[in-house]
RNA sequence: UUUGCCUCAAGGCAAAGUCUGUGAAAACAGGUGACGCAAAGCUACAGGGGCUCUUGUCGAAAGACGGUGCUAGCCAGCUACCAAA
Numbered sequence: 001u002u003u004g005c006c007u008c009a010a011g012g013c014a015a016a017g018u019c020u021g022u023g024a025a026a027a028c029a030g031g032u033g034a035c036g037c038a039a040a041g042c043u044a045c046a047g048g049g050g051c052u053c054u055u056g057u058c059g060a061a062a063g064a065c066g067g068u069g070c071u072a073g074c075c076a077g078c079u080a081c082c083a084a085a
Base pairs, nucleotide, nucleotide: 001085002084003083004082012037013036017032018031019030020029021028022027035073041078042077043076047075048074049071050070051069053067056065057064058063
């Protein structure tokens, strides 16, 4: 530097559900719980995709737009244990 997670070692994270709390919502935090994960580590102002709709604009309304917020366990960028070559 590359590859792999077959084998070996140390281990790590924690979906859905549920309880409590925050939030307009998406969703998030902690407890519980494990569906899974070789990056399920970090990054949302590197980039793309998706979600939300309190305030704003347009609209008769339905709703649309933009913007706020969210999502990294959607793709992605960066970093990385062990083993082998």
Model confidence (mean pLDDT): 81 of 100. Predicted 3D model of an 85-nucleotide RNA (c-di-GMP-I riboswitch aptamer) from Bdellovibrio sp. Rfam family: c-di-GMP-I riboswitch aptamer. From the family's description: GEMM was predicted in a large-scale screen for bacterial structured RNA regulatory elements. The sequence is in RNAcentral, with records from Rfam.